[in-house]
């Protein structure tokens, strides 16, 4: 150095749901919460997957485009502690 993760130590994170807000929604931010989590930590035009559709096409639908979003789907990147 790589790997791997323990009823170790220290510490960290915050599903669901609730209130407010903020959006067309998906979601998002703050509070409480607290299912879990060794990356749940970073990245979302230039990797793949899912949600969204206010707007374009489409006949009105089915589909498509285009906008937005999810890192707690996987992926990439970094990184804190040391039993077997």
């Nucleotide at each position: 150095a790589a790997g791997c993760g323990a009823u170790a130590a220290a510490g960290g994170c915050a599903a669901a749901c609730u209130u407010a807000u903020g959006g067309a929604a998906a979601c998002a931010u703050a509070a409480g919460g607290g299912c879990g989590c060794a990356a749940a930590a970073c990245u979302a035009a230039a990797g793949g997957g899912c949600c969204u559709u206010a707007c374009c096409c489409a006949a009105a639908a089915a589909g498509g485009g285009u906008u937005g979003g999810c890192a707690g789907c996987c992926a990439g990147u970094u990184a804190c502690c040391g039993a077997a």
Molecule: c-di-GMP-I riboswitch aptamer